[in-house]
Context: one part of a larger RNA
RNA sequence: CGCAGGAAUCUUGCGGAGACGUUUCCUUAGUACGAGAGGAUUGGGAAGCACUGACCUCUGGUGUUCCAGUUGUGCUGCUAAGUGCAUGCUGGGUAGCUAAGUCGGGAAAGGAUAACCGCUGAAAGCAUCUAAGCGGGAAGCCCACUCCGAGAUGAGGAUUCCAUGAUUAAUAUCUGAAGGACCCUGGAAGACUACCAGGUUGAUAGGCCGGAUGUGUAAGUGCAGUAAUGUACUCAGCUAACCGGUACUAACGGACGAUUG
Numbered sequence: 001c002g003c004a005g006g007a008a009u010c011u012u013g014c015g016g017a018g019a020c021g022u023u024u025c026c027u028u029a030g031u032a033c034g035a036g037a038g039g040a041u042u043g044g045g046a047a048g049c050a051c052u053g054a055c056c057u058c059u060g061g062u063g064u065u066c067c068a069g070u071u072g073u074g075c076u077g078c079u080a081a082g083u084g085c086a087u088g089c090u091g092g093g094u095a096g097c098u099a100a101g102u103c104g105g106g107a108a109a110g111g112a113u114a115a116c117c118g119c120u121g122a123a124a125g126c127a128u129c130u131a132a133g134c135g136g137g138a139a140g141c142c143c144a145c146u147c148c149g150a151g152a153u154g155a156g157g158a159u160u161c162c163a164u165g166a167u168u169a170a171u172a173u174c175u176g177a178a179g180g181a182c183c184c185u186g187g188a189a190g191a192c193u194a195c196c197a198g199g200u201u202g203a204u205a206g207g208c209c210g211g212a213u214g215u216g217u218a219a220g221u222g223c224a225g226u227a228a229u230g231u232a233c234u235c236a237g238c239u240a241a242c243c244g245g246u247a248c249u250a251a252c253g254g255a256c257g258a259u260u261g
Base pairs, nucleotide, nucleotide: 001151005162006161007160008159009158010157011156015148016147017146018145021049022048023047024046025045026044027043033038051105052104053103054102055101059099060098061097062096066092067091068090069089070088072085073084074083075082076081110142111141116136117135118134119133165174166173179256182253183199184198185197186196187195204250205249206248207246208245209244210243211242214238215237220233221232222231223230224229
């Protein structure tokens, strides 16, 4: 821009893409078959392997935004306590992301067939699956499963919402419905865009409060000890991305938008 008014929501599916893998064991059964050796078809059940989808409860990884220990050195006048120095090094670790972790998938059914197996059956008094006619039959084909999908210009369908007034010589101007967008606060959404949640009639982000989680008992003071240090207050102190609550801060603002058929 189009889909002959403007919108919102839900859809149909022409068509396209993906996937559709495989092994072993138990049982039927040491049965059918076979002199024996050996050894099934079929049906039922159970475990794997590879591939793949989703997820983070568990097991782990990461976690330079959390906690603690500790070396050297500089600084805060000194002690103590802190802090800087390519995370100095070390032990743990929330969220998120993640696999080696967890759960799932390729099932079944149907249709038309290939090789092949048949029924009826002539040409050709017989025979013959074929010439007329009718069946069976594959991991393959079409469906079925998952995703995209009406620019499918053949532009589909359903439901709902809106349907002004003024003015002019005029197709110009003003007004501006439903609704959407700009802009702003953000996001388990994201390269950008898009998408999603919100914009004071508000919990969208930050802050604050409470909780969870992690670390592991802060600082300070008392006591014991010559001291290092230990101990009590103290399962303390601190705590990112997590879960709730709370308008304290920031979400200001101005435009667009429909038949004079």
Large-subunit ribosomal RNA, domain VI from Desulfotignum sp., 261 nucleotides, folded computationally. Its mean pLDDT, the model's own confidence on a scale to 100, is 85. It was read from a public genome assembly.